Context: one part of a larger RNA
RNA sequence: ACCAGCUAAGGGAAAUCGGCAAAAUAGCCCCGUAACUUUGGGAUAAGGGGUGCCAGCUGUGCGAGCAGCUGGUCUCAGUGACUAGGGGGGCCCGACUGUUUAAUAAAAACAUAGCUCCCAGCUAGCCCGUAAGGGUGUGUACUGGGGGCGACACCUGCCCAGUGCCGGCACGUGAAGCCGGGGUACAACCUGGUGAAGCGCCGGUAAACGGCGGGGGUAACUAUAACCCUCUUAAGGUAGCGAAAUGCCUUGCCGGAUAAGUACCGGCCUGCAUGAAUGGUAGAACGAGGUCCCCACUGUCCCUAGCUGGAACCUA
Repeated sequence: ACCAGCUAAGGGAAAUCGGCAAAAUAGCCCCGUAACUUUGGGAUAAGGGGUGCCAGCUGUGCGAGCAGCUGGUCUCAGUGACUAGGGGGGCCCGACUGUUUAAUAAAAACAUAGCUCCCAGCUAGCCCGUAAGGGUGUGUACUGGGGGCGACACCUGCCCAGUGCCGGCACGUGAAGCCGGGGUACAACCUGGUGAAGCGCCGGUAAACGGCGGGGGUAACUAUAACCCUCUUAAGGUAGCGAAAUGCCUUGCCGGAUAAGUACCGGCCUGCAUGAAUGGUAGAACGAGGUCCCCACUGUCCCUAGCUGGAACCUA
């Protein structure tokens, strides 16, 4: 020096990517308990006080006991060892309990109740099988299968031009076959007609795949532009939210917190490139999730030191 454990005056996160690790808290009884909230919760919130032993007594119980009162008594310390929550606040994500990469990832990923769309009337639809046959199901639309979103609350705008799906069908196109003509001593072959699906064509459909503009001018300070003009599209992003797990420029600007804050929180909106079930916005509870702050506490640190055991080392 290493491994495991223990203790440290004064300071108390100054250490570090980050309080990682450690310390601190801890049981039971009594008092007391905020914002917020889906009225259940939050909550052991937070924050206080008590706690041993001995004697006597009171209440209650059949009793073991339980609850209490008065006095005494010892220690540094009475849940005396063991056992045994650190707490509070802001924000992001996911509603929640759950599930997952057996052996680097437990999560914001998956699932979930719930919402919605599509298929299917049963000899169905979907799935396995070449088939026979089988599953769903000895079920029958309050059912079964498939897709998306993901509790609850408030909502979910515009576009069917493209792609897909569904429907229609006068007409066009449209293979074989069939009918007719030509041709061949028979044929081959040439040619006209008829002709299904499909496609063209006509409609519908976005909680189907998806998409949701540009330029110029204008108000009696300035600035800005409710307003106007113009090009253009299938339609030009509505409500919301917004420097965001999304913002390039960017450490945006203002405010808060700090002596000092590329982080954090609130606000602004100039959204490189937000936006509504590829869901939008809120949100109590919950989380070995992520991030920021505060209290407590500490060898994380200032700044190291000592001790115990092991291992190591030396000798035999």

The part of an RNA shown here (large-subunit ribosomal RNA, domain IV) has 316 nucleotides and comes from Methanobacterium sp. Its Rfam family is "Archaeal large subunit ribosomal RNA".